The part of an RNA shown here (large-subunit ribosomal RNA, domain II) has 682 nucleotides and comes from a Candidatus Moraniibacteriota bacterium. Its Rfam family is "Bacterial large subunit ribosomal RNA". RNAcentral holds the full RNA, with entries from ENA. Model confidence (mean pLDDT): 85 of 100.

Context: one part of a larger RNA
RNA sequence: GCCAGCGAGUUUGUUCUUUGCGGCAGCUUAAGGGGCGAUGCUCCGGAGGCACAGUGAAAGCGAGGCUUAAUAGGCCGUUAGUCGCAAGGACAAGACCCGAAGCCGGGUGAGCUACGCAUGAGCAGGAUGAACCUCGGGUAACACUGAGAGGAGGUCCGAACCCACGCACCGUGCAACAUGCGGGGAUGACUUGUGCGUAGAGGAGAAAUUCCAAUCGAACUCGGCAAUAGCUGGUUCUCUCCGAAAUAGCUUGAGGGCUAGCGUUUCGUUAAUAAUCACGAGAGGUAGAGCUACUGAAUGAGAUUUCGCGGUUCGCCGUAGGAAUUUCAAUCAAACUCCGAAUGCUUGUGAUGGUAUCGAAGCAGUCAGAACUCCGGGGCUAAGCUCGGAGCUCAAGAGGGGAACAGCCCAGACCGUCAUCUAAGGUCCCUAAAUCCAUGCUCAGUGGUGAAGGAGGUGAGAUUUCUCAGACACCUAGUAGGUUGGCUUAGAAGCAGCCACCCUUUAAAGAGUGCGUAACAGCUCACUAGUUUAGAGAUUUCGCGCCGAAAAUAUAACGGGGCUUAAGCAUGGUACCGAAGAUACGGAUUCCGCUUUUAGCGGAAUGGUAGGAGAGCGUUCCUUGUGCAUUGAAGCUGUAGGGGUGACCCAUGGUGGAGCGCAGGGAAGUGAGAAUGCUGGC
Numbered sequence: 001g002c003c004a005g006c007g008a009g010u011u012u013g014u015u016c017u018u019u020g021c022g023g024c025a026g027c028u029u030a031a032g033g034g035g036c037g038a039u040g041c042u043c044c045g046g047a048g049g050c051a052c053a054g055u056g057a058a059a060g061c062g063a064g065g066c067u068u069a070a071u072a073g074g075c076c077g078u079u080a081g082u083c084g085c086a087a088g089g090a091c092a093a094g095a096c097c098c099g100a101a102g103c104c105g106g107g108u109g110a111g112c113u114a115c116g117c118a119u120g121a122g123c124a125g126g127a128u129g130a131a132c133c134u135c136g137g138g139u140a141a142c143a144c145u146g147a148g149a150g151g152a153g154g155u156c157c158g159a160a161c162c163c164a165c166g167c168a169c170c171g172u173g174c175a176a177c178a179u180g181c182g183g184g185g186a187u188g189a190c191u192u193g194u195g196c197g198u199a200g201a202g203g204a205g206a207a208a209u210u211c212c213a214a215u216c217g218a219a220c221u222c223g224g225c226a227a228u229a230g231c232u233g234g235u236u237c238u239c240u241c242c243g244a245a246a247u248a249g250c251u252u253g254a255g256g257g258c259u260a261g262c263g264u265u266u267c268g269u270u271a272a273u274a275a276u277c278a279c280g281a282g283a284g285g286u287a288g289a290g291c292u293a294c295u296g297a298a299u300g301a302g303a304u305u306u307c308g309c310g311g312u313u314c315g316c317c318g319u320a321g322g323a324a325u326u327u328c329a330a331u332c333a334a335a336c337u338c339c340g341a342a343u344g345c346u347u348g349u350g351a352u353g354g355u356a357u358c359g360a361a362g363c364a365g366u367c368a369g370a371a372c373u374c375c376g377g378g379g380c381u382a383a384g385c386u387c388g389g390a391g392c393u394c395a396a397g398a399g400g401g402g403a404a405c406a407g408c409c410c411a412g413a414c415c416g417u418c419a420u421c422u423a424a425g426g427u428c429c430c431u432a433a434a435u436c437c438a439u440g441c442u443c444a445g446u447g448g449u450g451a452a453g454g455a456g457g458u459g460a461g462a463u464u465u466c467u468c469a470g471a472c473a474c475c476u477a478g479u480a481g482g483u484u485g486g487c488u489u490a491g492a493a494g495c496a497g498c499c500a501c502c503c504u505u506u507a508a509a510g511a512g513u514g515c516g517u518a519a520c521a522g523c524u525c526a527c528u529a530g531u532u533u534a535g536a537g538a539u540u541u542c543g544c545g546c547c548g549a550a551a552a553u554a555u556a557a558c559g560g561g562g563c564u565u566a567a568g569c570a571u572g573g574u575a576c577c578g579a580a581g582a583u584a585c586g587g588a589u590u591c592c593g594c595u596u597u598u599a600g601c602g603g604a605a606u607g608g609u610a611g612g613a614g615a616g617c618g619u620u621c622c623u624u625g626u627g628c629a630u631u632g633a634a635g636c637u638g639u640a641g642g643g644g645u646g647a648c649c650c651a652u653g654g655u656g657g658a659g660c661g662c663a664g665g666g667a668a669g670u671g672a673g674a675a676u677g678c679u680g681g682c
Stems, first nucleotide, its partner, number of pairs: 001682006011093003015090010026050003032044005054061002064076004096234002099231001103224006114198009123188001125157003128153001133148005161185003165182004200216001202212003209218001237616006247260005261366002263363006273356001275352008288339001289337002295333003299329009308319004369394002372391007399410003414587004419583003425577003428561003434574001436573006447563001453547002457544010475530004480504003485499003510525001514523002588606008617671001619668010635655005641650003
């Protein structure tokens, strides 16, 4: 891992409640007792219980009672129950099953290890050379000194022995801590044998929460014990009807609960109840808008007053600036409003509609929600962000589209059909259907990511200027004088800079557009004439494109191939494809209506998690009846057979070798794929 078997809402109750069925009309016995075919049946047994009257705190009163000065009002009441059986639920119990870490009690452990006691044992070899002592020197005597002798030490080097500092190796090992090479101690606070002692609220500890048998912030074992688990996991056959919630309030509450909301079942109410639409009537201060209509904010240009500074003839004048008021102009506001919608809400009438509304009772589940669209708060007008409101889908929804893709688009799957029509989306090939029609656009593979910004890309339009009195462009010619304007400057002559920007001659020519010079010079432009000839320029709007454009394994930013008068984009059109949608035909079930209410006809409905309700299949056993079986029961294993919506049932082959069905009723150790489930097998 697979297979087989086992494996989870049960049982009890002087407890409560609801529903169905049954007995009695008041109901009923309990303990106990009698009889009998004896774990039972039947008959006694009324002790007791519920009901029969309520109400008040009570005294009490009583079909009424209480409140109160009062009935004025109000509150409760003015009789149907009870005993069984079954089922739903609550409560108490282990209470659907498995699962702690832990707490307490009684015992078992010091053959591991810690420390201690008693009694034994062990430590190759080498080195160093303390005290004391002896002899010599030395001293007044000591001291001191040389030599010898001596053999101290938690002394030194280093085996056994003990330890475990480094690295490697091992890491399904040789090993639940080892091995290899090095390392430390090695006469000591040394090591070690044997015997004994200390025990869990404890012992021991050169002290590390360290050790007390591979277990230690409190050993192990059995018991209390099925501890408790607001937590995780699991919870077994079928079909049918309906079908949620992820919210509010409260909560030592936040992943739990209680009540309400939303679901379901039963019963009741039938009213112009719900819902939708039309018309009418209301409340309201949002969007928008506005502000000399308030409260505030804020910009520009003035005016007035005043402060500051300066001057002053004290009359006042001037002035960068500050404050207040005011005029004009243009603005802003969730906590501004002179105004003010659309929706929505309330309500009336009418229509559609048909109980969807409302009430009572039984049973729930839900309290982690998610994306998307719109309106808002927070945030960065960030987030697959977060918090509200309105909606929608998912959740609990399959099918088609979106390449793939819960929440997007289309559309809601009762079953069958090799029938038809469509939706979204598509129609060159992959791939079902147009290489369809018409008119344009795009050349960028734009399409098939992206901004500010940039550009004689290209198409369509608008406005405007010049133009046969000849425009625009090229070409030819001119482009002058006062004057080198004034200032500045070393110089400044159109052309460093500042100021001014006139006059004259002219067809025209700036006190000069750019290049240039040290400054001049020179070239050029504006402007003019000629030449030539029919359009030329400016601004602006829209469509499609271009640049801006850098990322990590591999094209990789159309699903792919591939596509350029398209297979791209825009507009219009026709046809087709396309779903579990619609239709057609057949069938099933539920509800409603009608009926010749047995059955038939017609209509509607039949996705579904939590969950509510209903109807069934199968397993074991009991009871009553009735059957099958050695001419082969059960079981096992097969089958192009039959029935049922299904759980399943029937038939039949083989095997097997002795029991087993069916019908009515009853009772449950009653259904397995999951629980790191348990046991066995492989």